[in-house]
Molecule: SAM riboswitch aptamer (S box leader)
Organism: Sporosarcina sp. ZBG7A
RNA sequence: UUCUUAUCCAGAGAGACCGAGGGACUUGGCCCGAUGACGUCUCAGCAACCUGCUCACGCAAGGUGCUGCUGCCAACAGGGAAACCUGGCCGAUGAGGA
Numbered sequence: 001u002u003c004u005u006a007u008c009c010a011g012a013g014a015g016a017c018c019g020a021g022g023g024a025c026u027u028g029g030c031c032c033g034a035u036g037a038c039g040u041c042u043c044a045g046c047a048a049c050c051u052g053c054u055c056a057c058g059c060a061a062g063g064u065g066c067u068g069c070u071g072c073c074a075a076c077a078g079g080g081a082a083a084c085c086u087g088g089c090c091g092a093u094g095a096g097g098a
Base pairs, nucleotide, nucleotide: 001098002097003096004095005094006093007092008091013043014042015041016040017039021032022031023030026075027074028073029072044067045066046065049063050062051060052059053058071090076087077086078085079084
């Protein structure tokens, strides 16, 4: 990088540094941001995919992951009078493979 597969409306923030954009991409909307966002580091926490123990239920927390807003919302297709619902695309994360 790519393929397969599972999950994606639950949950969980402080400090230091930095300094202007950020919420994946495009468009639109809605938000966050000099009362310092985003990012990096440290510490703390959440969760339980892999892992360990167990016949199992479960327990633990070693490897990842995550800690504003549903993957922030919509876009494409179907249904519906509408609100909205379902699916898809794209993406993220884990596990396995090439």